[in-house]
RNA sequence: GCCUUAUCAAGAGCGGCGGAGGAAACAGGUCCUGUGAAGCCCGGCAACCUGACUGUUAUCAGACAAGGUGCUAAAUCCUGCGGUUUAACCGGAAGAUGAGGA
Numbered sequence: 001g002c003c004u005u006a007u008c009a010a011g012a013g014c015g016g017c018g019g020a021g022g023a024a025a026c027a028g029g030u031c032c033u034g035u036g037a038a039g040c041c042c043g044g045c046a047a048c049c050u051g052a053c054u055g056u057u058a059u060c061a062g063a064c065a066a067g068g069u070g071c072u073a074a075a076u077c078c079u080g081c082g083g084u085u086u087a088a089c090c091g092g093a094a095g096a097u098g099a100g101g102a
Base pairs, nucleotide, nucleotide: 002101003100004099005098006097007096008095013042015041016040017039021032022031023030026080027079028078029077043072044071045070048068049067050066051064053062054061055060076094081091082090083089
C1' cells in the first nucleotide's frame, strides 16, 4: 500500500520552541493565522485494542485509565454523485482513526 469491519454533529492550553502558512486529494466556497500558521515538546481529551474490576439474560452494560494507538478551530468546515429540494435533510462516494486479515 490492499481487503474486511466499527465509529466519525461530543470532548481537549491565555504553555514552551518555531517563524508563514494551514483547513486530506482535485475543483468551488468559506474560514483560521505575527493578538503567531505548519511542525516538535509538555499538558490535556477520549475509550478503539491490551490490561484489570463490577453487574449480567453470556448478549451486553457500567466503571478504571497502566500500556499501544488516536485526537487536541469551525460536523470529516461546507459543497461537488443520487433522492428530495429554494436551501436544508437523507443516502452514497472519498477521507480519518481503531481492530483483524492475506
The RNA shown here (SAM riboswitch aptamer (S box leader)) has 102 nucleotides. Rfam family: SAM riboswitch aptamer (S box leader). Rfam describes the family as follows. The SAM riboswitch is found upstream of a number of genes which code for proteins involved in methionine or cysteine biosynthesis in Gram-positive bacteria. The coordinates come from a structure-prediction model, not an experiment, and the mean pLDDT is 83.